The part of an RNA shown here (large-subunit ribosomal RNA, domain IV) has 355 nucleotides and comes from a bacterium.
It matches the Rfam family "Bacterial large subunit ribosomal RNA". Rfam 15.1 lists 51,934 matches to the family in 10,816 species.
Its mean pLDDT, the model's own confidence on a scale to 100, is 81.
RNAcentral holds the full RNA, with entries from ENA.
[in-house]
Context: one part of a larger RNA
RNA sequence: ACCUCGUUAAGGAACUCGGCAAAAAAGCGUCCGUAAGUUCGCGAUAUGGACUUCCCAUUAGAUAAUUUAUCUAACGGGAUGCAACGAACGAUCCCCUAGCGACUGUUUAUCAAAAACACAGGUCCCUGCUUAACUCGUAAGAGAAUGUAUAGGGGCUGAGGCCUGACCAGUGCUGGAACGUCAACAGCGGCGGUUCAAGUACAUAAUUCGUUAUGUGCUCGAGCUAACCGCUCGAAGCGCCAGUGAACGUCCGCCGUAACUAUAACGGUGUUAAAGUAGCGUAGUCCCUUGCCAGGUAAGUUCUGGCCCGCAUGAAAGGCUUAACGACUAGGGGACUGUCUCAACGAGGAGCCCG
Numbered sequence: 001a002c003c004u005c006g007u008u009a010a011g012g013a014a015c016u017c018g019g020c021a022a023a024a025a026a027g028c029g030u031c032c033g034u035a036a037g038u039u040c041g042c043g044a045u046a047u048g049g050a051c052u053u054c055c056c057a058u059u060a061g062a063u064a065a066u067u068u069a070u071c072u073a074a075c076g077g078g079a080u081g082c083a084a085c086g087a088a089c090g091a092u093c094c095c096c097u098a099g100c101g102a103c104u105g106u107u108u109a110u111c112a113a114a115a116a117c118a119c120a121g122g123u124c125c126c127u128g129c130u131u132a133a134c135u136c137g138u139a140a141g142a143g144a145a146u147g148u149a150u151a152g153g154g155g156c157u158g159a160g161g162c163c164u165g166a167c168c169a170g171u172g173c174u175g176g177a178a179c180g181u182c183a184a185c186a187g188c189g190g191c192g193g194u195u196c197a198a199g200u201a202c203a204u205a206a207u208u209c210g211u212u213a214u215g216u217g218c219u220c221g222a223g224c225u226a227a228c229c230g231c232u233c234g235a236a237g238c239g240c241c242a243g244u245g246a247a248c249g250u251c252c253g254c255c256g257u258a259a260c261u262a263u264a265a266c267g268g269u270g271u272u273a274a275a276g277u278a279g280c281g282u283a284g285u286c287c288c289u290u291g292c293c294a295g296g297u298a299a300g301u302u303c304u305g306g307c308c309c310g311c312a313u314g315a316a317a318g319g320c321u322u323a324a325c326g327a328c329u330a331g332g333g334g335a336c337u338g339u340c341u342c343a344a345c346g347a348g349g350a351g352c353c354c355g
Base pairs, nucleotide, nucleotide: 002349003348004347005346006345007344008343010341011340014339019336029051030050031049032048037042039159053079054078055077056076058074059073060072061071062070063069064068080084085090093334094333095332096331097330098329099328100326101325105117106116121157122156123155124154125153126152127151134143135142136141160321161320162319163318165251166250167249170248171247172244173243174242175241176240179239180238181237186232187231188230189229190228192225193224194223195222196221198219199218200217201216202215203214204213205212206211252270253269254268255267256266279313280310291307292306293305294304295303
C1' cells in the first nucleotide's frame, strides 16, 4: 500500500457525470391528524404529532356468574431508569417539479430491464365453411375448429378524456366492362416438300410405223404435310373509367401594402393532386444555440414557466392532455452522513521486508 469491517473533532454534498457508496430515518402497534390533484377508486402508512414498562384505584362494557374471577377500553394516582415495540427477529427516508410509457406484466440465460415488447381499448382488410380465409406439407393430410362473421386470420395504433384537417396527380388495392391491345389451342388459306394420276416437249429402246415403254423437263389435278407465313376466333392482364388515406404516401414560392418605426389583417403573381388545419413547440425533434425574457442560485451550457422566423413539429409510423403506477430519465429541497475539506485510529484478513 491492499481487502472486509468499526469509530471520528469542526463543517455537511464543498465530492462527483450524477449523493455512486455509505449514513440516517425505528418505520404495517395504539391514538390524533393528513395537502394539491383526481378517472372519486385513490393520492395515503401522504407530510406531521403524541403514546408504549410495572403497581394501585375508579368508571364502563363483555364472558361465566351469589359474593367474585378473567378480559377490553377510558380516566386518575404512583415506581424505576439515559432510554420502556428497551435485546434479537421483522419492518417506508421524505417532499416539490418536469419528460416518457396509461397501468400489473415481458425482454437481450452470460455487459442493456428501458422511453423497447406486450396489454385492455380503437380502427382497417380478408374469410359464408360439401377443402372458410390463413399456415405447415411434394402429396395424402393436419392446424384453424369438433369453431361458423358477437367467429377466425392479418395490418396499424395502444387505458381514459378532447380530437383525428387538406390531397386519389403518382403507387397500391377494390369495382367496372363499352372500346383498344393481347397468348396458346382451334379453324381456314398459302409457300415449300412428297405420293399418285393426266397432258405435253425432248432423248433412248422396241415397233405391226399407228404407236408403246423408260428417263428428264414443263403444265395441271387429287391426297398427305413437321417447320414457316397470312387471316378468323380468342380469356385474364394491361391500356381505359371510377372509388379508396386509421392504404404506400404528400401537404409551396416570389413581390408589395397601414398617418413614427416595425409588422402585415390586405393585394398581386407563378406553380401544384393539395398548398400543414386543431394542437404542441429551442422539444428525447432547433443547425445557428449557453436563442430571448422571467424564476430558482452569491454565481445555473442543466431545470421550470413564457415567447416562436418549427435548419428539419403535427394529427392512429396518431396530435394534445391526463389521476394512479415506474429498480425509467432530468432538475430542486429537507433529513443524513468520511462522498468530500483531509485524513486519522482500531479489528480481522491477505501480502512484503527483517529475524